[in-house]
RNA sequence: GAGUCGGCCGGACAGUCGCGGUGUGUUUCGGCGCAUCGAGGAAAGUCCGGGCUCCGCAGGGCAGGGUGCCAGGUAACGCCUGGGCAGUGUGAACUGACGGCCAGUGCAACAGAGAGCAGACCGCCGAACGGCGCCUCCGGGCGUGCGUGGCAAGGGUGAAAGGGUGCGGCAAGAGCGCACCGCGCGCGGGGACAACGCCGCGUGGCACGGUAAACCCCACCUGGAGCAAGACCGAAUAGGGGAGCAUAUGGCGUGGCCCGCGUCGCUCCCGGGUAGGUUGCUUGAGCCUGACGGUGACGUCAGGCCCAGAGGAAUGACUGUCACGUCGCAAGACGUACAGAACCCGGCUUACAGGCCGACUCCA
RNA sequence: GGCUACAUAGCUCAGCCGGUUAGAGCGCGGCACUCAUAAUGCCGAGGUCGGUGGUUCGAUCCCACCUGUAGCCACCA
Numbered sequence: 001g002a003g004u005c006g007g008c009c010g011g012a013c014a015g016u017c018g019c020g021g022u023g024u025g026u027u028u029c030g031g032c033g034c035a036u037c038g039a040g041g042a043a044a045g046u047c048c049g050g051g052c053u054c055c056g057c058a059g060g061g062c063a064g065g066g067u068g069c070c071a072g073g074u075a076a077c078g079c080c081u082g083g084g085c086a087g088u089g090u091g092a093a094c095u096g097a098c099g100g101c102c103a104g105u106g107c108a109a110c111a112g113a114g115a116g117c118a119g120a121c122c123g124c125c126g127a128a129c130g131g132c133g134c135c136u137c138c139g140g141g142c143g144u145g146c147g148u149g150g151c152a153a154g155g156g157u158g159a160a161a162g163g164g165u166g167c168g169g170c171a172a173g174a175g176c177g178c179a180c181c182g183c184g185c186g187c188g189g190g191g192a193c194a195a196c197g198c199c200g201c202g203u204g205g206c207a208c209g210g211u212a213a214a215c216c217c218c219a220c221c222u223g224g225a226g227c228a229a230g231a232c233c234g235a236a237u238a239g240g241g242g243a244g245c246a247u248a249u250g251g252c253g254u255g256g257c258c259c260g261c262g263u264c265g266c267u268c269c270c271g272g273g274u275a276g277g278u279u280g281c282u283u284g285a286g287c288c289u290g291a292c293g294g295u296g297a298c299g300u301c302a303g304g305c306c307c308a309g310a311g312g313a314a315u316g317a318c319u320g321u322c323a324c325g326u327c328g329c330a331a332g333a334c335g336u337a338c339a340g341a342a343c344c345c346g347g348c349u350u351a352c353a354g355g356c357c358g359a360c361u362c363c364a
Numbered sequence: 365g366g367c368u369a370c371a372u373a374g375c376u377c378a379g380c381c382g383g384u385u386a387g388a389g390c391g392c393g394g395c396a397c398u399c400a401u402a403a404u405g406c407c408g409a410g411g412u413c414g415g416u417g418g419u420u421c422g423a424u425c426c427c428a429c430c431u432g433u434a435g436c437c438a439c440c441a
Stems, first nucleotide, its partner, number of pairs: 001362009011322007019038008040338001044349002047347005052226004059259004064222005069083005084098001085096004099217002104215002106211002121155002123151003128148003131144005163181006182206001183204007191196001230279004240270006250264004272440003286305008323336005365437007374390004383421001392408005414430005
């Protein structure tokens, strides 16, 4: 100088005025005073996983949905940590829906000769059979590439064309044969909990090609709904009208079907009334500090702390000093990212001006 | 606050299990017919398939994430 990874902050301090919750005092019941607390790392998207609540039980099967290398962490997960493998990068590192197309089925447009155990357009060859020409010692020989043919090395098409290099071989060639490399399969040894990797031996001339974010197969997980869930109190009205399903081999009981269990009506439309209060509601898988265990995610123990709970609406504004950025010669002016709780947690993803700290890599 | 569906031409919609020119109707432009207009007939234009990535040889279609639009929900008898 260039870069990689991890963590943190994201205006500070003082004053004045104001807003919401709670406690308390006071009151002429309208308020007022005092104390205290008052947004985030994403409060967001609602994409996963839980807690909580209701559906009688949360029961069985099928269907449906999800996940997918291994081990661990966790309340749980599609998250996180460590490891393996593959790919990218000089490297620190980063990325990966990373089970299975030798269970089956399907798909591959156009181009191309041929697209799934395929194929010959250009090309290479003239071995074999035939044709034609020439020669002949009459056995045949030579030439030609004309017909039947042989080949897959090279070119060409394509996203993809059925191992690579070399030697031999041949008419020309080709795993056709051989050596080495690679690959598949089997066995053994030792390493690791495992994924997997290493070593050795044997064997097969050699694909068992691609696609599962195609159907599908295998393994594992999964009942549904959501705080407008649910519980209690109160007020008011016409437990009204119509249509349909069913009347026990049926209807309904919060996801589609069947079984089990319970219950005896149910669904839709039109109409009527109320749009009030309390609770759920914030002490929690909580936060901070330290020690210990672990490579780490994380766990255990000890001490300390209480930190928003609303009507959907509050959480702000101004002044001064400072910090940073932009503009300006200067005085100074303007601005301070993304954004904003609503039952609560753990994640992921997305948005984010700028700044700080630590570890590491490469180049000079 | 929660739940669900959708986005394709100016408008309303198709597009089967991915396959190369994405279609239809209305509308728009031109021509014909008519004295003229409408209707009718013929021809034509018009598409980042909401956006960005990924899977695949190839994406309107499959997957992920964003953006936007629309709909639903309380209590009582």